RNA sequence: CGGGGUGUAGCGCAGUUGGUAGCGUACUACGUUCGGGACGUAGGGGUCGUGUGUUCGAGUCACAUCACCCCGA
Numbered sequence: 001c002g003g004g005g006u007g008u009a010g011c012g013c014a015g016u017u018g019g020u021a022g023c024g025u026a027c028u029a030c031g032u033u034c035g036g037g038a039c040g041u042a043g044g045g046g047u048c049g050u051g052u053g054u055u056c057g058a059g060u061c062a063c064a065u066c067a068c069c070c071c072g073a
Base pairs, nucleotide, nucleotide: 001072002071003070004069005068006067007066010025011024012023013022019056027043028042029041030040031039049065050064051063052062053061
């Protein structure tokens, strides 16, 4: 320098044909217990790496760019 892949909650990951984002775990409160753990119930937490564009509407499509990984030179 060229090509490919990944980027979504603290962490690990889903997200179908574009229709207002979810699961596990963790965290908080309560119940249970003498207490803790485990278990149960409820709750909080995101502008989907960044920017621009297309569209009535973008995590999803297009372009650029950043970080990391792989391959080639």